[in-house]
The prediction has a mean pLDDT of 88. The part of an RNA shown here (small-subunit ribosomal RNA, central domain) has 350 nucleotides and comes from a metagenome. It matches the Rfam family "Bacterial small subunit ribosomal RNA".

Context: one part of a larger RNA
RNA sequence: CUGGGCUUAAAGCGCGUGCAGGCGGAGUGGUAGGUCUCCUGUGAAAGCCCUCGGCUCAACCGAGGAACUGCAGGGGAAACCCUCACUCUUGAGGCAGGUAGAGGCGACUGGAACGUGUGGUGGAGCGGUGAAAUGCGUAGAUAUCACACGGAACGCCGGUGGCGAAAGCGGGUCGCUGGGCCUGUCCUGACGCUCAGACGCGAAAGCGUGGGGAGCAAACAGGAUUAGAUACCCUGGUAGUCCACGCCGUAAACGAUGCGCACUAGGUACGAGAGGUUCUGACAUCGAUCGUGCCGAUGGAAAACUACUAAGUGCGCCGCCUGGGGAGUACGGCCGCAAGGCUAAAACUC
Numbered sequence: 001c002u003g004g005g006c007u008u009a010a011a012g013c014g015c016g017u018g019c020a021g022g023c024g025g026a027g028u029g030g031u032a033g034g035u036c037u038c039c040u041g042u043g044a045a046a047g048c049c050c051u052c053g054g055c056u057c058a059a060c061c062g063a064g065g066a067a068c069u070g071c072a073g074g075g076g077a078a079a080c081c082c083u084c085a086c087u088c089u090u091g092a093g094g095c096a097g098g099u100a101g102a103g104g105c106g107a108c109u110g111g112a113a114c115g116u117g118u119g120g121u122g123g124a125g126c127g128g129u130g131a132a133a134u135g136c137g138u139a140g141a142u143a144u145c146a147c148a149c150g151g152a153a154c155g156c157c158g159g160u161g162g163c164g165a166a167a168g169c170g171g172g173u174c175g176c177u178g179g180g181c182c183u184g185u186c187c188u189g190a191c192g193c194u195c196a197g198a199c200g201c202g203a204a205a206g207c208g209u210g211g212g213g214a215g216c217a218a219a220c221a222g223g224a225u226u227a228g229a230u231a232c233c234c235u236g237g238u239a240g241u242c243c244a245c246g247c248c249g250u251a252a253a254c255g256a257u258g259c260g261c262a263c264u265a266g267g268u269a270c271g272a273g274a275g276g277u278u279c280u281g282a283c284a285u286c287g288a289u290c291g292u293g294c295c296g297a298u299g300g301a302a303a304a305c306u307a308c309u310a311a312g313u314g315c316g317c318c319g320c321c322u323g324g325g326g327a328g329u330a331c332g333g334c335c336g337c338a339a340g341g342c343u344a345a346a347a348c349u350c
Stems, first nucleotide, its partner, number of pairs: 004321003007304002012318001014201004021194003025088006033081002035077008049065006091191001092188003095184005103177007110154001114150008125136002162169002206247006215241002220236004258317006266295007275286003299306002323350003332343004
């Protein structure tokens, strides 16, 4: 180098954008770098290999051949790779017309619940549990009515539903804005795929500065339980949870399944949907195409299972794995305010 793998055995980077690199549709013509072929030169000797010979054999030695898979020069071929030129439209993109959606950002706004304050009614309990107690309450609680203020989250619709690259996204209205899908086939004419490094995004917790703080609630305190109870249960309760800006960069970041393209039985449900059927039409029905699920043939798989949303059959590119522990640790480097993150061993041991 070749050869094996990555849903669950070790193994898909959390996700994207994308330079270099790798790979790349159809036709014609050219050059001939790769490629193929022929010739010439060279590829020291010895050794290895083959044949023959010399020491009584062998080791050893001598002779001839082959080999030296290479390099250089020259002649030729043009399918394929490269390259140059021209052309094409199916890949890709654009344009036009539609369409669904919790996609993103900002501003404004609504009701229920909850809490607090003030006032009214009322008068002894409330709360909590397996049972209790801590706690609250005659300085008038709980309950109830009115008003006011406050913060956070948005019931029903709601779905086996939708959108987004992932993280994720759910009251309403408006503004700004990204992407998808369908149709037309008007335009460009391979403009494509993937992507080391790089750059960006990235739940929760955590950190910095300033605000905010209703409810909930690590820590903490108390009450119980218990042999004990640094817990589970109860009463409280601070960070935090919320907002702005800046960090952190992790996760069972999961479909534990990288991205793209092509091909390979069906059935069924839901979402989007051009178009068709009915004289028109609400409606109904058929429905190419795209998406989301379930069942399933051939196939695949150790099996579980998977099966046009492949884990089937192929191609391109990237990432990753190589016994368990030591260890995702030490050291070094880079990043971070810190917490820590990324990269990543060895001794030793089974």